[in-house]
């Protein structure tokens, strides 16, 4: 320098063909218990890496940039 994969809740990951973003764990509250753990019920948590574009509508399509990893090449 060229190519590829990934970036979504605190964390690990989903989200069919573009149509109101979900789950597990963690957190908070409750039930149960002498107390706790476990179990069960509920609640909260997101500008989907940045900035633009297309569209009635974008996590998803297009462009740019950033970060991490992988492959190839060049120089030494």
């Nucleotide at each position: 320098a060229g190519g590829g994969u990934a970036g979504u809740a605190g964390u690990u990951c989903a989200a069919u063909u573009g149509g109101u973003a979900g789950a597990g764990c963690a957190g908070c509250g409750g039930u149960c218990u002498c107390c706790a753990a476990a179990a069960c019920c509920g609640c909260a948590a997101g500008u989907u890496g940045u900035g633009g574009g297309u569209u009635c509508g974008a996590g998803c399509c297009c462009c740019u940039c950033c970060u991490a990893c992988c492959c190839u090449g060049c120089c030494a």
A computed fold for a 76-nucleotide RNA, annotated as transfer RNA. RNAcentral records the identical sequence in 3 taxa. The prediction has a mean pLDDT of 82. The sequence is in RNAcentral, with records from ENA. It matches the Rfam family "tRNA". Rfam's curators write: Transfer RNA (tRNA) molecules are approximately 80 nucleotides in length.